Description
The part of an RNA shown here (small-subunit ribosomal RNA, 5' domain) has 522 nucleotides and comes from a metagenome. RNAcentral holds the full RNA, with entries from SILVA. Its mean pLDDT, the model's own confidence on a scale to 100, is 87.

[in-house]
Context: one part of a larger RNA
Formats: sequence, C1' cells, structure tokens
RNA sequence: GAUUGAACGCUGGCGGCAUGCUUAACACAUGCAAGUCGAACGGUAACAGGCCUUCGGGCGCUGACGAGUGGCGGACGGGUGAGGAAUACAUAGGAAUCUGCCUGAUAGUGGGGGGUAACUUAGGGAAACUUAAGCUAAUACCGCAUACGCCCUACGGGGGAAAGCAGGGGAUCGCGAGACCUUGCGCUAUUAGAUGAGCCUAUGUCGGAUUAGCUAGUUGGUAGGGUAACGGCCUACCAAGGCGACGAUCCGUAGCUGGUCUGAGAGGACGGCCAGCCACACUGGGACUGAGACACGGCCCAGACUCCUACGGGAGGCAGCAGUGGGGAAUAUUGGACAAUGGGGGCAACCCUGAUCCAGCAAUGCCGCGUGUGUGAAGAAGGCCUUCGGGUUGUAAAGCACUUUCAGUAGGGAGGAAAAGCUUGAUGCUAAUACCAUUGAGUCUUGACGUUACUUACAGAAGAAGCACCGGCUAACUCUGUGCCAGCAGCCGCGGUAAUACAGAGGGUGCGAGCGUUAAUC
Repeated sequence: GAUUGAACGCUGGCGGCAUGCUUAACACAUGCAAGUCGAACGGUAACAGGCCUUCGGGCGCUGACGAGUGGCGGACGGGUGAGGAAUACAUAGGAAUCUGCCUGAUAGUGGGGGGUAACUUAGGGAAACUUAAGCUAAUACCGCAUACGCCCUACGGGGGAAAGCAGGGGAUCGCGAGACCUUGCGCUAUUAGAUGAGCCUAUGUCGGAUUAGCUAGUUGGUAGGGUAACGGCCUACCAAGGCGACGAUCCGUAGCUGGUCUGAGAGGACGGCCAGCCACACUGGGACUGAGACACGGCCCAGACUCCUACGGGAGGCAGCAGUGGGGAAUAUUGGACAAUGGGGGCAACCCUGAUCCAGCAAUGCCGCGUGUGUGAAGAAGGCCUUCGGGUUGUAAAGCACUUUCAGUAGGGAGGAAAAGCUUGAUGCUAAUACCAUUGAGUCUUGACGUUACUUACAGAAGAAGCACCGGCUAACUCUGUGCCAGCAGCCGCGGUAAUACAGAGGGUGCGAGCGUUAAUC
C1' cells in the first nucleotide's frame, strides 16, 4: 500500500446492489418448514345444495371430503463442517454394474380366488396406545392361462406377467346395469437411449524422524458364499508374502475443488457468500421399505439429557425458517406471498412448498447522490496572534440575486403476466360433425413486493459534516498551561520553566458519511 463474513471509539442525510454466529456439531419454549390424489377403493365425520319427512329426522343423490386401505412423493429441495490425510477431493482414464419418473421400439393387458383396514360390538389402559369377535372394497394380495422379446440349462428341457379408471358414442345385443367401439391416462414383459448412481486404476493433495520399522484376512492362490457389480468383500484350505528414508507406521492439524486476497511475476496466505463433490443429522450401533437410504423433520436397540405419569409405563431431538437461553469483541424479523422461477402430487381445476421471490434490521462492504449556486471588502463583529503598526480566520459570514437534486406533501403511473379457463376456426385420431391432442384468433381474469421504478405539481436554503493528524519518516505551526509530573509513542524518541512531540485553544493538512484504532493476510 492492498484486502476483510470483521470488532471497538467518535460521528452519521438518502438511494442501489451485496453481505450478516468466524465462538458452544452447546441446550432448546412456541409456530411453521412434505405433502398430494375421490379420474385406484370401501365409504360419509364436517360444510353446502337437492329430495323425502310423522318436522324428531332420514337419503351419498350432487358439489365435495375428516379418518382409513391404496398409489406416487417424504433419498429432492434446505442446513452444518463435527469427523475424515484418503472407501474423500481434483484431473485423466477404465469395465464387471443398477437406474423410479422421461423418450423411442416391440409384444401383451385373458380368466379366477381368499382375505383385511375403515365400520359395528365387547373389552384393557392414567395416557401413549391396544386386544378379541363380526362385516366389506380395490390399481392392495395370491394362484391359473398365455409368452414375440426375457431368464436358467447338462441343450433334452425348464421357469416367469399384467389392473384397471375416466371422457364420448352411430349401428348391433341387453329389461336394465352394461356389453361393444373409440380416445386419453394407466398396467405387464423385453429392448435402446437419456438422466442419475455404484465400482476400479494412475497422478496430485498440510506439519512432525525429539514417530523407523509396520502388517495374520495381513499379501497371493484354489474352491465356495455374497453383491446390482469386480474384488479377502466374507468363509475354508494352501503358500509366505505385502508396505517402508522416493518416509511406511504413529502423532498433530484440516472438509476438498472451481476460486478469493495479495504480488510485476514466480510465489505466499485463505477456502466466508455463489457453484460442483464429500461427510454428518442428540451420541453409538443396526437393519426394514424402496428404482434409489442404511434415511435431518422414518423404524429398532443401547446411552446421556429434557418432559408427562394414576409409578405400571410413555414422549422428544432446530447443524430447516424465525425465535430463546448460553458462550462471545461480535452477527438480523417468532414478517409477507406462492405474483414470478423451480419442486412434489393430480387428467385437470388446484393443493402443498420458511425452496424461492420480497419486505424488515445493521454505514458490515462496494457504488452513486446530497448537505446549496452566483455575487458580495465596510476586508464588519467576535476569536487567535502581534514587533501594537497590524496580521489571520476571510468572500468566509451578513446582505443581494437565484436554483430545488435528495428528503417532505399531493397526484399520475410502466414492467416483472406468460399461462390456465371460456368461445370459436384448422389439422390429426376415429365409424363419428362426440371426446381428446396440436395449433390459430377472440375474450375474461391472476402482483406478495407496492404508498414499486419512473414522472408531474407545491413550498422553502429550507431537513442533512464529521473524524484523524500537524517533531522526522509524512502533507500540515503558533500561543497558553504543565514542568522527567501529568502524559505521548508505529520506529527514532518527546516531557527536568521559553515543549511546533503532553493538555487546551486559534490556525492548518488529509480523508469525507465516514474517519481513526485493533486484529489478520500478502
């Protein structure tokens, strides 16, 4: 000099954009943060409408829908950096793998069965919850049939699947429900892709030798098991190997990277925000489900802690967003909205979303603007200095003439909004001028921010300047006080009676809504 997730002192007008627990991975009150689907199902607790009514009520009939079965999603998104020096990360390669939803292709979607929640009844328990009996449905579950692909095979053969729901409808059948046809969404099997993930290898990746030897599943082989997959990954047997001064092992420290800061560069230091990867979710261990987890707001066991209890037993996990206590030099609101972007569910309407978008707080940082402009010598008054003549503050003020940014008050007012819906044309599908899909036109709306940005008018210089320094380094000097005292100090050093170095004042210098100090890095 540059820089900072900074803190402290003094001071403080406005706006834009960023950033904001670096410490205790300490403990957490309260609220919210993952739901959704009635177009899978049996149903009807609540609300609204309709129908019936003996006016008590009844009927799932319709819109819908609590709880339940079922599906998909809770493996994403969000947080943190404890652990980990290599099962991590970065780069470059590789082969023995899996992949829900999505896209392309091929072939199917036939016919049956038994149960069980909900519900009812009867219990147990303080509660959490739970037991028994009875009833019922499905896209829940299980056989059977079929098998182009598929799997196993000793090549003879053997094995294995599915589920329906909704919209529309001209013939035909049917008392009707409907069958049937068609469209859409699904379902099953196989395959290719895309995406995501697992695995292997090489190279690189902090300090310590006051750590020199380490290793028995250890190193390799055979056989088997196991995994989605290779492999001592695991087991049995056999052999005795493997690593190490090119630093093994041990100890300490640390998330890694893109990058950031500094520097002419080489390098040095760092890894906060943002992005990629990894790891973790009270501590330790474990598996279940699933395409995917050994799962932050799932389960089980153990432990510590907190809470409830009728003492028998139970409940919990903010390193999600706010917020509280504590620690600390130190770090914000128990805010608004799903309007946009994105995500989950759903045919959709829509619902959910502390992701996100916004607002609030903080000069924490960067950037921009303002605190007036011109004129004005009687060089006013006052202050300070003085050789007492004067000098300086100083065109500075006052006065006069203007302007009105920003803030204030009152109006106007974009853009962030494209969709979806409705009406109507065209094309495709189709038996179909239904339905549905694609596309065009018209129409009707949807904004948290928001008193938005921007702009117009009004009034009046009106509301808006400080901080540090002035001995040298280093820009800037005098007076008074003090008298090695009080004090200053980054280094050299000042102060013991004329201190430009302490304290105050006048003046000056530097920067300016900041200025200094401290800490840290180059």